This is a predicted structure of a 478-nucleotide part of an RNA (large-subunit ribosomal RNA, domain I) from a Planctomycetota bacterium. The RNAcentral record of the full RNA draws on ENA.
Context: one part of a larger RNA
RNA sequence: GGCACACGGCGGAUGUCUUGGCGUCGAGAGGCGAUGAAAGACGUUGGAACCUGCGAUAAGCCCAGGGGAGUUGGUAACCGAACUGUGAUCCUGGGAUUUCUGAAUGGGGCAACCCACCCGCAAGGGUACUUUACUCUGAAUGCAUAGGGGUAAAGAGCGAACCUGGAGAACUGAAACAUCUCAGUACCCAGAGGAAAAGAAAGCAAACGCGAUUCCGUCAGUAGCGGCGAGCGAACGCGGAUAGUCCUCACACGGAUGAACCGGAUGGAAUGCCGGGCCUCAGAAGGUGAAAGCCCUGUAACCGUGGACGGACGCAGCCCUCGAGUAAACUCGGGCUCGGGAAACCCGGGUUGAACAUGGGGGGUCCACCCUCCAAGGCUAAAUACUCCUCGACGACCGAUAGUGAAUCAGUAAGGCGACUGAACGAUGAAAAGCACCGCGAUGAGCGGAGUGAAAGAGUACCUGAAACCGUGUGCUU
Numbered sequence: 001g002g003c004a005c006a007c008g009g010c011g012g013a014u015g016u017c018u019u020g021g022c023g024u025c026g027a028g029a030g031g032c033g034a035u036g037a038a039a040g041a042c043g044u045u046g047g048a049a050c051c052u053g054c055g056a057u058a059a060g061c062c063c064a065g066g067g068g069a070g071u072u073g074g075u076a077a078c079c080g081a082a083c084u085g086u087g088a089u090c091c092u093g094g095g096a097u098u099u100c101u102g103a104a105u106g107g108g109g110c111a112a113c114c115c116a117c118c119c120g121c122a123a124g125g126g127u128a129c130u131u132u133a134c135u136c137u138g139a140a141u142g143c144a145u146a147g148g149g150g151u152a153a154a155g156a157g158c159g160a161a162c163c164u165g166g167a168g169a170a171c172u173g174a175a176a177c178a179u180c181u182c183a184g185u186a187c188c189c190a191g192a193g194g195a196a197a198a199g200a201a202a203g204c205a206a207a208c209g210c211g212a213u214u215c216c217g218u219c220a221g222u223a224g225c226g227g228c229g230a231g232c233g234a235a236c237g238c239g240g241a242u243a244g245u246c247c248u249c250a251c252a253c254g255g256a257u258g259a260a261c262c263g264g265a266u267g268g269a270a271u272g273c274c275g276g277g278c279c280u281c282a283g284a285a286g287g288u289g290a291a292a293g294c295c296c297u298g299u300a301a302c303c304g305u306g307g308a309c310g311g312a313c314g315c316a317g318c319c320c321u322c323g324a325g326u327a328a329a330c331u332c333g334g335g336c337u338c339g340g341g342a343a344a345c346c347c348g349g350g351u352u353g354a355a356c357a358u359g360g361g362g363g364g365u366c367c368a369c370c371c372u373c374c375a376a377g378g379c380u381a382a383a384u385a386c387u388c389c390u391c392g393a394c395g396a397c398c399g400a401u402a403g404u405g406a407a408u409c410a411g412u413a414a415g416g417c418g419a420c421u422g423a424a425c426g427a428u429g430a431a432a433a434g435c436a437c438c439g440c441g442a443u444g445a446g447c448g449g450a451g452u453g454a455a456a457g458a459g460u461a462c463c464u465g466a467a468a469c470c471g472u473g474u475g476c477u478u
Stems, first nucleotide, its partner, number of pairs: 001477009015463001016427002020398002022395007029387002031158002039101003042055003046079002049075003061095006070083003106115003116127004129155009162193001163191004173180001177227001203210002214241005224232002244313004251306005257301001261276004277294002279283001285297003317379003320323001328352008338364001359374005414421002434462001437449004
């Protein structure tokens, strides 16, 4: 030095667990803000820090209701001082206070700071901008108007997605690339609502007829479009969702009451075992010193309110002043399955420019016949989309390298000039009973006794405690 065995150290895998996540369903809510929001800064408890709450009335003040014995929030004890059956703490609702910043709005500003004026004895209040309305004034300029002053109301900002409008890419695909595609997508801007938008035929259809809009299924990857490439891609028709009134059993929310167990042995502890019982419209679940229908909280049931997705009947529309530089044509663009095509239809810029129900539009160039509708004004619930948020239930979802980035004081620590990037860390025990006292040691670290405990080889570096790695002892071997 190697191998083997034994015993350790280090390490934190594995097992078990769950405070935290993820998803689905149902219900609610769908806004907050000049009565100052969202988001913050700084303060605030008798005692340092952070979190939570609150605001110089500062873990709180007042009122009403509930509740009924302890309480002065958490980490988190300890000391001190208090409150409370004259009902505290706590819960629900209402009110008061609510520093400074922030749309921030008296002026300024490098947010949480600086500096003003007016009224008022003081406390306190007012003073931004824009729009609209009213009112007082008022030039050139006679009446006026512009302009100026005042009063009142409204707006402003924030917010996850959904929605409408405006504006609008490229990578990519076409195995290159230009028409085309990606795609009217992403991004940006404006605006609104709990939904938005659309909407009561100048519509479809086809010789039969239907009867606003929206959404779903189908028609159908069809008809079509297309360097007829890549690809893009309908409609008619058919089947559904939806609609007003009434009912209550589903369901939702709220509420109080709420059945039934003892003994023995084991054990640290009984909920497990043995023996004998009981309740059940309740044997969902959680907790309790191991595994509990009957120990605790609950659960079922009951009561109240609302009320269909269930049932019965029924079946969304309305209003006006009735629409001219409009319809249409030409030209240039855009949208439709339609890339200019035989290219209708719809929308927009420009140039022209009708008719007036004895009229006009459409039915895919165009013409005739026929059919159908009435533009150039407006409103309209439901079916549909979404989830920053609240509550409830559930899961062939995860179980600490998983599940949110975040189970732990996480958008933290840390990095970056900045935009931004962005972790790790869970588990003693039933209960701290968290090792009094003694010894060694440096008045250490650590260890040995002793004690607690079922266990300390559970000692806070704490459940289990794998491997790598590092040792000690013994044997064999070189």

The coordinates come from a structure-prediction model, not an experiment, and the mean pLDDT is 84.